[in-house]
RNA sequence: CAGAGUCUUCGGGGCAGGGUGAGAAAUUGCUUAUGCAUUUUCAAUUCCCGAUCGGCGGUAUAGCCCGCGACCUACUGUAUCAGGAUUUUAUCCCGCUACAUUGGUGGACCUGGGGAAGUUCCAGGGCCGACGGUAUAGUCCGGAUGGGAGAAGACAUUA
Numbered sequence: 001c002a003g004a005g006u007c008u009u010c011g012g013g014g015c016a017g018g019g020u021g022a023g024a025a026a027u028u029g030c031u032u033a034u035g036c037a038u039u040u041u042c043a044a045u046u047c048c049c050g051a052u053c054g055g056c057g058g059u060a061u062a063g064c065c066c067g068c069g070a071c072c073u074a075c076u077g078u079a080u081c082a083g084g085a086u087u088u089u090a091u092c093c094c095g096c097u098a099c100a101u102u103g104g105u106g107g108a109c110c111u112g113g114g115g116a117a118g119u120u121c122c123a124g125g126g127c128c129g130a131c132g133g134u135a136u137a138g139u140c141c142g143g144a145u146g147g148g149a150g151a152a153g154a155c156a157u158u159a
Stems, first nucleotide, its partner, number of pairs: 005155006017049003023042004028037003051139002053129002055068004063127002072104003076100004081095001083093004109125005131142003
């Protein structure tokens, strides 16, 4: 002269009620067989009607404004494991996976009202929602008892 952190806890919600039936099983009849038809049951929380949900920070209170996080992805680096090569127990090459930095990507709103101020409030009318599974999914199952933007508290505050 520079120098504020450490720990703990928390941290995502949602198909009520109906309709249809792709298909599957059983049964009976016909048919040389393959098959065809009848009847019964099960059958999409995904299709149709309808219902319902909304992470975090900012700001006049926000799913749809600005920014962030997650999912997905690229480069670089590190690590385990597997494979190959060589000058053989070491080095190099390469692949998958995990983690970290930095990037890329990442859905959707208008009108009116009052007000100093609002795409946030009120009224009205709209819209959006990753990936894998499965009869086509914002809502079921799964990665996820995960991760995380952040929030609260305790200790510390020149160590």
FMN riboswitch aptamer (RFN element) from Dictyobacter kobayashii, 159 nucleotides, folded computationally. The source organism's lineage runs through Bacteria, Chloroflexota, Ktedonobacteria, Dictyobacteraceae and Dictyobacter. Rfam family: FMN riboswitch aptamer (RFN element). Rfam links the family to the GO term FMN binding. The prediction has a mean pLDDT of 83.